[in-house]
RNA sequence: GCCUGGGUAGCUCAAUUGGCCAGAGCAGCCGAUUUGUAAUCGGCAGGUUGUGGGAUCAUAUCCCACCCCAGGCU
Numbered sequence: 001g002c003c004u005g006g007g008u009a010g011c012u013c014a015a016u017u018g019g020c021c022a023g024a025g026c027a028g029c030c031g032a033u034u035u036g037u038a039a040u041c042g043g044c045a046g047g048u049u050g051u052g053g054g055a056u057c058a059u060a061u062c063c064c065a066c067c068c069c070a071g072g073c074u
Stems, first nucleotide, its partner, number of pairs: 001073007010026004019057001028044005050066005
């Protein structure tokens, strides 16, 4: 330098090939339960979907450029 895959909550991952309020588990906070802790149960909070542009009535999703990570080729 070229090719492929990936980047979404603090972490691990979804979002059914454009449209329902972007969700789940763990972690965090609050409560219930318990003599107390753990476990369990309920609730709450947490997002510039890597960055910038474009197409579209509408994009996490499509197109372009760039940045970062992993693997491969030379």
A computed fold for a 74-nucleotide RNA from Candidatus Kaiserbacteria bacterium RIFCSPHIGHO2_01_FULL_50_13, annotated as transfer RNA. RNAcentral records the identical sequence in 3 taxa. The sequence is in RNAcentral, with records from ENA. Its Rfam family is "tRNA". Rfam classes the family as a transfer RNA. From the family's description: Transfer RNA (tRNA) molecules are approximately 80 nucleotides in length. Its family is annotated with triplet codon-amino acid adaptor activity in the Gene Ontology. The prediction has a mean pLDDT of 81.